[in-house]
Context: one part of a larger RNA
RNA sequence: UGACGGGGGCCCGCACAAGCGGUGGAUCAUGUGGUUUAAUUCGAUGCAACGCGAAGAACCUUACCCGGGCUUGAACUAUACUUGACAGAUGCCGAAAGGUAUCCUCCUUCGGGCAAGUGUAGAGGUGCUGCAUGGCUGUCGUCAGCUCGUGCCGUGAGGUGUUGGGUUAAGUCCCGCAACGAGCGCAACCCCUAUCUUUAGUUGUUAGCAGUUCGGCUGAGCACUCUAGAGAGACUGCCCACGCAAGUGGUGAGGAAGGUGGGGACGACGUCAAGUCAUCAUGGCCCUUAUGUCCGGGGCUACACACGUGAUACAAUGGAUGAGACAGAGGGCGAAACCGCGAGGUCAAGGAAAUCCCUAAACUCAUUGUCAGUUCGGAUUGAAGUCUGCAACUCGACUUCAUGAAGGUGGAAUCGCUAGUAAUCGCAGAUCAGCACGCUGCGGUGAAUACGUUCCCGGGCCUUGUACA
Numbered sequence: 001u002g003a004c005g006g007g008g009g010c011c012c013g014c015a016c017a018a019g020c021g022g023u024g025g026a027u028c029a030u031g032u033g034g035u036u037u038a039a040u041u042c043g044a045u046g047c048a049a050c051g052c053g054a055a056g057a058a059c060c061u062u063a064c065c066c067g068g069g070c071u072u073g074a075a076c077u078a079u080a081c082u083u084g085a086c087a088g089a090u091g092c093c094g095a096a097a098g099g100u101a102u103c104c105u106c107c108u109u110c111g112g113g114c115a116a117g118u119g120u121a122g123a124g125g126u127g128c129u130g131c132a133u134g135g136c137u138g139u140c141g142u143c144a145g146c147u148c149g150u151g152c153c154g155u156g157a158g159g160u161g162u163u164g165g166g167u168u169a170a171g172u173c174c175c176g177c178a179a180c181g182a183g184c185g186c187a188a189c190c191c192c193u194a195u196c197u198u199u200a201g202u203u204g205u206u207a208g209c210a211g212u213u214c215g216g217c218u219g220a221g222c223a224c225u226c227u228a229g230a231g232a233g234a235c236u237g238c239c240c241a242c243g244c245a246a247g248u249g250g251u252g253a254g255g256a257a258g259g260u261g262g263g264g265a266c267g268a269c270g271u272c273a274a275g276u277c278a279u280c281a282u283g284g285c286c287c288u289u290a291u292g293u294c295c296g297g298g299g300c301u302a303c304a305c306a307c308g309u310g311a312u313a314c315a316a317u318g319g320a321u322g323a324g325a326c327a328g329a330g331g332g333c334g335a336a337a338c339c340g341c342g343a344g345g346u347c348a349a350g351g352a353a354a355u356c357c358c359u360a361a362a363c364u365c366a367u368u369g370u371c372a373g374u375u376c377g378g379a380u381u382g383a384a385g386u387c388u389g390c391a392a393c394u395c396g397a398c399u400u401c402a403u404g405a406a407g408g409u410g411g412a413a414u415c416g417c418u419a420g421u422a423a424u425c426g427c428a429g430a431u432c433a434g435c436a437c438g439c440u441g442c443g444g445u446g447a448a449u450a451c452g453u454u455c456c457c458g459g460g461c462c463u464u465g466u467a468c469a
Base pairs, nucleotide, nucleotide: 001469002468003466004465005464007463008462009461010460011459012458013457015453016452019417020416021415022414023413026312027311028310029309030308031307032306033305034303035302042053043052064298065297066296067295068294069293070292077121078120079119080118081117082116083115084114088103089102090101091100092099093098106113107112124287125286127285128284129283133281134280135276136275137274138272140270145184146183147182148181149180150179151160152159153158164175165174166173190264191263192262193261195232196231197230198229199228200227201226204222205221206220209219210218211217235258238252239250240249241248242247314410319368320367321366322365323364324363330357331356333350337346338345339344376407381402382401383400384399385398386397387396423445424444425443426442427441428440429439
C1' cells in the first nucleotide's frame, strides 16, 4: 500500500422486511449429468454452464459410427513435361459415390488459350494447445470509482490531491483544506415515448354540406385521427420554509409532463491465466493413399435414474355451447366462391397506409349444472386421414373418431417482481421445404405492498486490528 475480520461508523441495492405470483409434488416438452451404445460428434460447469453455441439434427446440416470409394484430391496457386482431348452420349457393374467399355476427337489473331494426364512446390484438417495469441464476449457493475502533471511532505515504500463538514442517483455539487489543475468514468449530447404548434393530405381520415344501394359508399373537405419532416416545451425557472452555499422539504402555483418525466443505446482502470483455436484470424505441434475428401445407411432422438428451465393442470373468479365488442406490431401473403366434420383441397381476383396473413383472446350477455377424479384434467394408446418433402420405419407437424393415466395446490428449501410493473390474455416475427410449450418483439385487462434498516446476501466510503501478500 492492499486484502481479510462472526472489528467499529456512515450509506445503497427486490438484499431483508411488507405484499403478489411461482419453482420444489403430477404429466409432458426441452437442456444437462449419469448410464448405455458401433456411434450416442464437439464445446459451455457456482453466482457468471444446464429452452446455452443451436434464429429451428428425417436426408442434407454433421463435425460421430459402420460400410463402399478417391489420392495433386471437393475448392486454390505456381511451375516442368506430355497429350488433344476433357466434357458429353450410350451400355454394363453398383445402394450411391465411383469404376469400366464404346462412340465422339477443342478453339486460335499461331503468341497462345482451354482441358486432361504425370511430377514438383504445395492444398486440405470442426486434429491438439483459449495456459502461446488477435478479435469478440461474460462477470463484479451502470457499481462510482480509477488515475495523471506540477508542487508540497516523507531516508524510502509512499502520502497529499481523492481526506474533513454538508449534499447527491453519482469523486454530483458546495464549503473548508499544501495543494493547484487535468484525464478516463458520472451527467449531458443520440433514439423511442408523453403535450402543443407548424408544413404536407394519398393509399389515411369524416366535423359540417349534398347525394346514397345506408357501406366514408360517392361528390366534397383536410377540421379531427393518423402519417413524418421542422420547431416549442422542464431549467428547482417561480413562491414558501430551512440552509453560509450546494441543496432539501411543500396537499404550493402554473403545466400534458416536476425535480434524472418513463424506457433504450451507452459499461472507466481493472478482476476471474473467466469463455471461445468449432464463427473468423493466427504462432507452435501433429496427419498427408489419411486425422484429407466423396457417397449409402445409422447416430446426435438411446433410458433404471438425478438435476435445471418451461408448458399444461388439479377446477365453479371455472368447464361447455351460442351470440356480441375492442388492439398494436410485424410480415408477404393469398381474398371471394365451391368441396371436406376437420387438418386441408380446387379454382383464382388482388397484393405494401390500398390487398392479404387477420374472426385477436382474455372480456360482455344468455343457457347448463353444484363439488364429483366430475361435462375438471388431458397424458397414453388404437384406427382412419391431411400437409411438407426424393423420402416421415428408426425420427416431422397437424386433423377426426375412440381411449381417458397421474394430478384434489405440492416437504425441507428456493425464485421473480415497486406501476402501466407483477399477474393474466392473445397476436406477430426471425430461423424455416416441413417442424416452437423456446427466443425476440407487440399490444389487451390490470393489482397488492414498502413501517423501516435489527438481521441474511452483495456493494461503496472512512477508520481500526492483523502471525496474510